[in-house]
A computed fold for a 73-nucleotide RNA from a Candidatus Nanoarchaeia archaeon, annotated as transfer RNA. Rfam family: tRNA. Rfam describes the family as follows. Transfer RNA (tRNA) molecules are approximately 80 nucleotides in length.
């Protein structure tokens, strides 16, 4: 330098054009326990890496940039 791929809560991830962005772990609260843990119930937490474009409508499609990974040179 070229190609491919990924970027969504603290972490791991689902979501492939339309209603409120789903879930697990973690955190917090309540119940249970002598206490801790386990278990049950509930809550908070992501303006989806940035900018522009397409569209009535974009996390989703396109372009550029930034960052991670793999391959080629």
């Nucleotide at each position: 330098g070229g190609g491919c791929u990924c970027g969504u809560a603290g972490u791991c991830c689902a979501g492939u054009g339309g209603u409120u962005a789903a879930g697990a772990c973690g955190u917090c609260g309540c119940u249970u326990u002598g206490a801790c843990g386990u278990a049950g119930c509930g809550a908070a937490g992501a303006u989806c890496c940035g900018a522009g474009g397409u569209u009535c409508g974009a996390c989703u499609c396109c372009u550029c940039g930034c960052g991670g990974g793999c391959c080629c040179a």